[in-house]
Molecule: small-subunit ribosomal RNA
Organism: uncultured bacterium
RNA sequence: CGCUGGCGGUGUGCUUCAUACAUGCAAGUCGUACGAAGAGGCCCUUUCGGGGGCACUUCAGUGGCGGACGGGUGAGUAACACGUAGGUAACAUGCCUCAUAUUGGGGGAUAACAUCGGGAAACCGGUGCUAAUACCGCAUAAGCCCCUCGUUGAAAUACGGGUGGUUAAAGGAGCAAUCCGAUAUGAGAUUGGCCUGCGUCGGAUUAGCUUGUUGGUAGGGUAAAGGCCUACCAAGGCUUUGAUCCGUAGUUGGUCUGAGAGGAUGACCAGCCACAGUGGGACUGAGACACGGCCCACACUCCUACGGGAGGCAGCAGUAGGGAAUCUUGCGCAAUGGGCGAAAGCCUGACGCAGCAACACCGUGUGAAGGAAGAAGCCUCUUGGGGUGUAAACUUCUGUCGGCAGGGAAGAUAAUGACGGUACCUGCAAAGGAAGCAUCGGCUAACUACGUGCCAGCAGCCGCGGUAAGACGUAGGAUGCAAGCGUUGUCCGGAAUUAUUGGGCGUAAAGCGUUCGUAGGCGGUCGCUUAAGUCUGGUGUUAAAGGCCUGAGCUUAACUCGGGUAUGGCAUUGGAUACUGGGUGGCUAGAGUGCGGUAGAGGUAACGGGAAUUCCCGGUGUAGCGGUGAAAUGCGUAGAUAUCGGGAGGAACACCAGCGGCGAAAGCGCGUUACUGGGCCGCAACUGACGCUGAGGAACGAAAGCCAGGGGAGCGAAAGGGAUUAGAUACCCCUGUAGUCCUGGCCGUAAACGAUGGAUACUAGGUGUUGGAGGUAUCGACCCCCCCAGUGCCGUAGCUAACGCGAUAAGUAUCCCGCCUGGGGAGUACGACCGCAAGGUUGAAACUCAAAGGAAUUGACGGGGGCCCGCACAAGCGGUGGAACAUGUGGUUUAAUUCGAUGCAACGCGAAGAACCUUACCUGGGCUUGACAUCCCCGGAACCUCUGUGAAAGCAGGGGGUGCCCUCGGGAGCCGGGAGACAGGUGGUGCACGGUUGUCGUCAGCUCGUGUCGUGAGAUGUUGGGUUAAGUCCCGCAACGAGCGCAACCCUCGUGGUCUGUUGAUACAGCGCGCAAGCGUAAUAUCCCCUCAGGCCAGACUGCCGGUGACAAACCGGAGGAAGGUGGGGAUGACGUCAAAUCAUCACGCCCCUUAUGUCCAGGGCUACACACGUGUUACAAUGGGCAUGGUACAACGGGUUGCUUGGCAGCAAUGUCUGGCAAAUCCCUUAAAACCACCCUCAGUUCGGAUCGGAGUCUGCAACUCGACUCCGUGAAGUCGGAAUCGCUAGUAAACGCAGAUCAGCACGCUGCGUUGAAUACGUUCCCGGGCCUUGUACACACCGCCCGUCACACCACGAAAGAAGGCUACGCCCGAAGUCGGUGUCCUAACCCUCUGGGAAGGAGCCGCCGAAGGUGGGGCU
Repeated sequence: CGCUGGCGGUGUGCUUCAUACAUGCAAGUCGUACGAAGAGGCCCUUUCGGGGGCACUUCAGUGGCGGACGGGUGAGUAACACGUAGGUAACAUGCCUCAUAUUGGGGGAUAACAUCGGGAAACCGGUGCUAAUACCGCAUAAGCCCCUCGUUGAAAUACGGGUGGUUAAAGGAGCAAUCCGAUAUGAGAUUGGCCUGCGUCGGAUUAGCUUGUUGGUAGGGUAAAGGCCUACCAAGGCUUUGAUCCGUAGUUGGUCUGAGAGGAUGACCAGCCACAGUGGGACUGAGACACGGCCCACACUCCUACGGGAGGCAGCAGUAGGGAAUCUUGCGCAAUGGGCGAAAGCCUGACGCAGCAACACCGUGUGAAGGAAGAAGCCUCUUGGGGUGUAAACUUCUGUCGGCAGGGAAGAUAAUGACGGUACCUGCAAAGGAAGCAUCGGCUAACUACGUGCCAGCAGCCGCGGUAAGACGUAGGAUGCAAGCGUUGUCCGGAAUUAUUGGGCGUAAAGCGUUCGUAGGCGGUCGCUUAAGUCUGGUGUUAAAGGCCUGAGCUUAACUCGGGUAUGGCAUUGGAUACUGGGUGGCUAGAGUGCGGUAGAGGUAACGGGAAUUCCCGGUGUAGCGGUGAAAUGCGUAGAUAUCGGGAGGAACACCAGCGGCGAAAGCGCGUUACUGGGCCGCAACUGACGCUGAGGAACGAAAGCCAGGGGAGCGAAAGGGAUUAGAUACCCCUGUAGUCCUGGCCGUAAACGAUGGAUACUAGGUGUUGGAGGUAUCGACCCCCCCAGUGCCGUAGCUAACGCGAUAAGUAUCCCGCCUGGGGAGUACGACCGCAAGGUUGAAACUCAAAGGAAUUGACGGGGGCCCGCACAAGCGGUGGAACAUGUGGUUUAAUUCGAUGCAACGCGAAGAACCUUACCUGGGCUUGACAUCCCCGGAACCUCUGUGAAAGCAGGGGGUGCCCUCGGGAGCCGGGAGACAGGUGGUGCACGGUUGUCGUCAGCUCGUGUCGUGAGAUGUUGGGUUAAGUCCCGCAACGAGCGCAACCCUCGUGGUCUGUUGAUACAGCGCGCAAGCGUAAUAUCCCCUCAGGCCAGACUGCCGGUGACAAACCGGAGGAAGGUGGGGAUGACGUCAAAUCAUCACGCCCCUUAUGUCCAGGGCUACACACGUGUUACAAUGGGCAUGGUACAACGGGUUGCUUGGCAGCAAUGUCUGGCAAAUCCCUUAAAACCACCCUCAGUUCGGAUCGGAGUCUGCAACUCGACUCCGUGAAGUCGGAAUCGCUAGUAAACGCAGAUCAGCACGCUGCGUUGAAUACGUUCCCGGGCCUUGUACACACCGCCCGUCACACCACGAAAGAAGGCUACGCCCGAAGUCGGUGUCCUAACCCUCUGGGAAGGAGCCGCCGAAGGUGGGGCU
């Protein structure tokens, strides 16, 4: 804040504007300190006018005490403010208590009052009168002060004695006793002042600060020490253990949280401090620099007669404002406490109570028991049911709270009760008046329906919502808590996510580039000592409250009260002495020195050397050289390159050379010399802990770069040119300046890396290599063994998130330093420092994201690698792409050109055949329970036929006809009419689905169980060596097995056997033809011998031989065989991929249409046509064409009664007609065609090619106009082999040739099949494409069609810079200077005291002057 709200108890309640405040109240009291006044009362007196006295009262006044307490607030303050422990020998203390002593004797005023006057007011002035416990002398004197003496002491001081000086007082009441006061001193108690140790937030992008500053002397001042103040002297004081500056903040007991250590916090209650509109100041007083006192300045508000005045809620209520937000202008002094008073008493917004607020905590209720296999309603649903739910109704009961009525406290030890007729008790009625809120995807307890459709919305994080949302909204139900619930904010926790307890730094953030070294931290061994740390005991303190334990009181609890107590802190005082520290004395194992050896590109300087490049000179020599993937720019006939000789100059030092050496790192490589640093080994002479690390600091520090001067051969940023490229400010080439080199000086950074700080110790081994020593061996060098120091590899334990590290640790430990704390912003901005500059060092925030990152895993990918395969390339043959036509698609057009298919894997695809139909499209005409299904009712047999109208559908009418079964009720089928349930949809969604299909791919793969390995994802198996067409097989192996795939089993072709035998085969006879050979035919015969048909078998298995191989698997060759290594072909398609295709085959969820998105009909369209693409057909011709030439052959698969059609006849033909066969191994389709034999054509747009067009016909069909096929005659287009590119095919294959069939009334260049003729080539796997296995990299995983970077455009957000502008804070210089203290003066004024008294003095004051001084002004700064 939202929704909701019964009661009681106890607490709490402006966190913001220390903003401004109307009104009321919050501090007075005392008549026993004093004068005065007073109506009435009492007493006395009286001259009866009155007077006196007493008690009482009082606005005021003088005087006393109190207004310094109580109450509020937290602005300021980072400080002795607070906390804690001490000090005061440096102090004060009213009221209170105790003690001692005193209270004698005088004086002068003044308010009130009266009167006069001024002023609007506030108030003020003059004159006169008066009292005191008001004021002032005098007396007395303990004390105090000065001087002095003694004791003490270093001194200060303390104590005691003496002389001198000086300081007191007040009275009141009472008949009295006496009480209350007053004064001085001492003591106590209480409360304060001051001082000190320790503790007390953030910032170093604040590093130096300070002049009364630090100290001293003298003085002043204070209750009191003190630079607190003044003068003089000295120059100190503070600070990296954080001064100064800036920011923030009252502090503590405590409170919240946490296991604790801690972290956060400082409401209420209690202690301390500070403040009172802002700033300054003093007065009074025991106490103040004073919340409800005074003065001044400023701001603000109010009054005013404009002259002048008044005010201060951060007291209690309350108002306005601010704000998300915080209460009544209540009652009472009854209790507790405070002030005054002798007391009665008065005052007290302290306090006690009440009111308001679910603000918090606590308690309690809203009913209890029974009540159905379970009402209704609602929700859900598979319609059977389930849920709400014993819940309700209903029956019985109770009376807490609340209501009404009656009684009625304690709080009070005499009186006095605001609370309050309250708490509490009793009675009465009545289940009656009393439940909500949030949530329900996971975390997190709780699920369904509808609505919505990335919309509306949700969301703490992950994330939901794009038509089936458990996440949105609503409902039902459920869960949680409950007079509350949820949300928001804040703090702690979880977070070991700042790590003291308790983290890290090879690769995740994180080791300074390296060394030296200051402070600091840490430190070998043996004694003695000390007792600082440490351990232990005592004492004091750590207020109360709170917390904890325990008990008690409210019915319980919250709440309140009593008792007890811990850990710890500080101080103090004893004790212990192992360890650490201090002191002291030793030791030698750390460290260093010495002596003797030794390796080395360690450093600096000088001198020297040769090879090579370039240039110059000369010789020889001729046309190119050079360069590249290929070129060109460039050089060269003015003689290059090449080659020989000579010379110049600069830079770098081949081989040796080595995970070899040296150095702190950067780094160091020709030789010699000089100077010089360090290491290692051996000896054990010397020192005696001298050590390790190291904040700041210093030095060194590659390359590039900068400054100055040299030098410059080669190389070579920039630049120029040539190439490459879409471009190429690049890669390649030709040139080439700075630079690279030297000297001097800067810079100070690198992936300055082992991405690993230094030191010390400990903890298995193996194997190299460098230096040194020892042993053994030898003549000697080697070899071998071993030690120390370095430098590599492998590896155990251990560590690690893993990778990995592993005596050179990233293992086990100690010490010291540096560094880290999500990514981006950003190593940026600002500031500071350094630098000549470039730039470096230090180093943020706003904002933004939910990640960024490490290591490893599985895939996928790579213009990564290895192995292998495929008509993948290559080798061949033939095509496509060019032409015409056919066909499909895109596009365009159209009323419509219905829809789908779109890389491979759409495009002669769905469609195995759109003239109508089909048909889904368009136009028009009709119908509305419908063209179709089921149910109900009525009528009629069905059915046939005619007329009108119409394009038809339809509409309107006429006629004929009375069937079947029957139990006689009726029924079945069909037709018509009617009503409603419903039908219907080729409407949407293939991204809701089933089914089916394509594709990778007939590629060899895809997995599982158990075991083992790994923290895990996962791995292993499936990898490896061979082999195969194959994850095929063999061998090996932490794997052993298994499944789906492969293969085989199935069909077909190829050989043989056997069985069967018509319609098949054969052909003796017969018949026909023929001279003959022979041919044809097949009744019949024969035969399964042959051909064929179709059943069953056989056959092939690397079985046999040789070789190779690993003695394997297998491969190569051979034999036999019809066939040989899966014999050819087919069927067969693993896990999965493509949200692949199909809602138009079918089925189906949801949505949509319902006189229309359904249905009927006619006509049209799907056949359009500037164009583009795919698939085909026919060609371009002679390997061809030509029955306008003849002849001769040889198939197979199939089909046929609405059919195939023989034969005859007619026609040029398509075809027609007559007749016959066949429901078919019988009849027909059915003459196959290429081929072959002859002939013609002779290279041309032709005797090639046939498009297009004209004419005449045939057939199918209701109908060939849009829009069929065919025939004949005529016509005779493009096209002369096809650019870039691209397709198929490895053998009975390609190519060529024809035939059949499905669909079908008709329509085939398409499709599916069939046979005929029948090749070429394959060296090989580098390359292109696709695929398989292993491996590697990856920031990809929607997986390379991935991911991802930068500019630009626009809008917005945040930050920086910026001429300038405006605030705030702050120090300083100067000016002015209020109030006021102090000092000076005190001409002016003045009662007390003094004198020699119209006056003078003492003393005091006003005024004036001076120092200081707030605010203000001004100036230049700083910070923000």